[in-house]
RNA sequence: CUUAUCAAGAGAGACCGAGGGAAAAGGCCCUGUGACGUCCGGCAACCCCCUGAUUCAGGGAAGGUGCCAAAUCCUUCAAGGCUGAAAAGUCUUGAUAGAUAAG
Numbered sequence: 001c002u003u004a005u006c007a008a009g010a011g012a013g014a015c016c017g018a019g020g021g022a023a024a025a026g027g028c029c030c031u032g033u034g035a036c037g038u039c040c041g042g043c044a045a046c047c048c049c050c051u052g053a054u055u056c057a058g059g060g061a062a063g064g065u066g067c068c069a070a071a072u073c074c075u076u077c078a079a080g081g082c083u084g085a086a087a088a089g090u091c092u093u094g095a096u097a098g099a100u101a102a103g
Base pairs, nucleotide, nucleotide: 001103002102003101004100005099006098011040013039014038015037019030020029021028024076025075026074027073041068042067043066046064047063048060049059050058051057052056072097077094078093079092080091081090082089083088
């Protein structure tokens, strides 16, 4: 850089000991009833393996990754719908950014 996916799923274990939820801002949360992190455990099935079969369907999970609070926790930009006199609120879609996989 390209393509695909991102509202499902995953411990009542051990260690540690103060912050954590990617970045900035604003919210809102988690956390000493021990979060975050590490180990174990688990989930899923992108790569992978098997069968039918070549875009597909079904099955598997040894290996390479990934993941295991909340939608990618929510909003930041644009368009549209609804409410409103307006300010604003709310819903939908898209963009941007990000994460993961494969190349």